[in-house]
Molecule: Bacterial RNase P class A
Organism: Gemmatimonadales bacterium
RNA sequence: GGGGUCGGACUGCUGGUCGCGGGCGGGAAACCGCUCGAGGAAAGUCCGAGCUCCACAGGGCAGACUGCCAGGUAACGCCUGGGCGCCGCGAGGCGACGGACAGGGCCACAGAAAACAGACCGCCAUCCGGGCAACCGGGUGGUAAGGGUGAAACGGUGGGGUAAGAGCCCACCGCGGCGGCCGGCAACGGUCACGGCACGGCAACCCCCAGUCGGAGCAAGGCCAAAUAGGCGGCGAGGUGCGGCCCGCACCAUCCGAGCCGCGGGUAGGCUGCACGAGGUGUUCGGCGACGACCACCCCAGAGAGAUGACCGGCUCCCGGCAACGGGAAACAGAACUCGGCUUACGGCCCGGCCCCAAUC
Numbered sequence: 001g002g003g004g005u006c007g008g009a010c011u012g013c014u015g016g017u018c019g020c021g022g023g024c025g026g027g028a029a030a031c032c033g034c035u036c037g038a039g040g041a042a043a044g045u046c047c048g049a050g051c052u053c054c055a056c057a058g059g060g061c062a063g064a065c066u067g068c069c070a071g072g073u074a075a076c077g078c079c080u081g082g083g084c085g086c087c088g089c090g091a092g093g094c095g096a097c098g099g100a101c102a103g104g105g106c107c108a109c110a111g112a113a114a115a116c117a118g119a120c121c122g123c124c125a126u127c128c129g130g131g132c133a134a135c136c137g138g139g140u141g142g143u144a145a146g147g148g149u150g151a152a153a154c155g156g157u158g159g160g161g162u163a164a165g166a167g168c169c170c171a172c173c174g175c176g177g178c179g180g181c182c183g184g185c186a187a188c189g190g191u192c193a194c195g196g197c198a199c200g201g202c203a204a205c206c207c208c209c210a211g212u213c214g215g216a217g218c219a220a221g222g223c224c225a226a227a228u229a230g231g232c233g234g235c236g237a238g239g240u241g242c243g244g245c246c247c248g249c250a251c252c253a254u255c256c257g258a259g260c261c262g263c264g265g266g267u268a269g270g271c272u273g274c275a276c277g278a279g280g281u282g283u284u285c286g287g288c289g290a291c292g293a294c295c296a297c298c299c300c301a302g303a304g305a306g307a308u309g310a311c312c313g314g315c316u317c318c319c320g321g322c323a324a325c326g327g328g329a330a331a332c333a334g335a336a337c338u339c340g341g342c343u344u345a346c347g348g349c350c351c352g353g354c355c356c357c358a359a360u361c
Stems, first nucleotide, its partner, number of pairs: 001357008010348002012315007020037007039332001043343002046341005051217004063213005068082005083097001084095004098208002103206002105202003120147002122143009155173006174197001175195002179192005221272004231263005238252005279298004284293003316329005
């Protein structure tokens, strides 16, 4: 200098003019002043919780989810560290990573054969036929070393052995389950002895094993509470029309009761839940780390599912130009009970660790 990998921080700043929502204050009001006002994902609603209501003797079945070990955490399917496997020269990345001798099922195509296997070509022995011979064709048997198919073919390399071969035998490697010893909290690793080359793969197919799990959600829930209708209780005989009023007349009621009063439930509406919290920032300390402890400081949107903006300058970046200057660019998205995660979307900028390549010292 180039390429790469991992982690972290940020999401325009500033001035002016106008505007929107919440709170507080002033004012009779109009309105004025002060102050606060989106995100790293506010998103998907996938996982875990707080909170609330409902349900709940105990045990089991069914169902769902999770699945190496240790730790972190309120908890988790999250995070950190470690183990193992795979990928990468490496930094590093990825992994539902318990069980395939409990049982069932599946393994396309190709191939002779796909699971307690099989023989197409080939190799070998022998017999028959042909040929002077080399050899050729056929039958029977042996073989699985070589070729060929496949994602996968019943261990690999070398040697001995054999008619040819073969764990048939041996050495090393690999594998296996029981075991001993050593290291580690553990997963696991190392090593020794043994075994016999035997046990193919798939459980994100059923299944088995182990663990966890009641349901609904802030439109949860709580409080206050009209009008109308209906309910209960009390008092209780009038009411309506004609009419200015009285008389009068007509109609309807008179205990299965008009009307009035009271009580209670529900609805509209209002208040609350609802913004001080597993909160944020910083120092120090403990820990490899996730994280934890102590102290100090800070108060930070909350609705009506509705506000959080617009315009004009300057700064920043890019392009053109000697310059003056001109032109251009800035994503994804947007709270609604609240947190912790995961995942997804996304333009740009800054910082740091490490790796590889090349050159120089």